[in-house]
Molecule: Lysine riboswitch aptamer
Organism: mouse gut metagenome
RNA sequence: UGAUAGAGGCGCGGAUUUCAUCAGUAGUGCAGGGCCAUAGUCGGGGGACUGUCCUGCAGGAAAGGGGAAGCCGCCGAAGAGACCCUCUCCCCAAGGAUGAUCUCUGGGACGCAGGCAGAAUAUGUUGCGGACUGUCACAGAAGUGGAGCGCUAUCGGU
Numbered sequence: 001u002g003a004u005a006g007a008g009g010c011g012c013g014g015a016u017u018u019c020a021u022c023a024g025u026a027g028u029g030c031a032g033g034g035c036c037a038u039a040g041u042c043g044g045g046g047g048a049c050u051g052u053c054c055u056g057c058a059g060g061a062a063a064g065g066g067g068a069a070g071c072c073g074c075c076g077a078a079g080a081g082a083c084c085c086u087c088u089c090c091c092c093a094a095g096g097a098u099g100a101u102c103u104c105u106g107g108g109a110c111g112c113a114g115g116c117a118g119a120a121u122a123u124g125u126u127g128c129g130g131a132c133u134g135u136c137a138c139a140g141a142a143g144u145g146g147a148g149c150g151c152u153a154u155c156g157g158u
Stems, first nucleotide, its partner, number of pairs: 001156006009075001011074004016069004028058008039050004043092004078105005084099001086097002106133002110129003114126004135146004
C1' cells in the first nucleotide's frame, strides 16, 4: 500500500403480517339556526369556487408515526445539516418523496419545564451534560488523549 474476512451490541436500516392509537376526529346524510356576493371558503398573496359557520341526531374512515412476530440487507451499518434538481395550478412558507455535492457523528442508554417534527406524555432527530462501552496511541500504575477514510486477522505488492 492492495484485496479478502471479521469485531463492537437493548448494534443499524428496510419491507410484510398483525394489534392498539390516530378518533368518535376528518368528511357524509337529515333537521334547525347565523352570515350571504361591498359576503364567505382555501396557511398568506395571485387565482379558483359558490357557499360557509354553529347546534342536535344517525352512521363513520384513512395516511404518517408506534408495539409484537419472524424475514431481508448490513457494521458509515446509518443518521443529521446546508445547497441544488424534480414532484404539488403559480409565488412565498410548511411538510413529504427522489437524486447529486459538501460538512458533522465510534456506539447504545440516561438526564434536561432544551430546540424542531408530530394528535400525542408515544416516537424520531438534534444541542448540552456526566457516566458506561468498543478500539488504537501514550503511560510504571492510576489514568490521559484521538477518531470509523478507524481497528483486528489473513494473503499479496513495494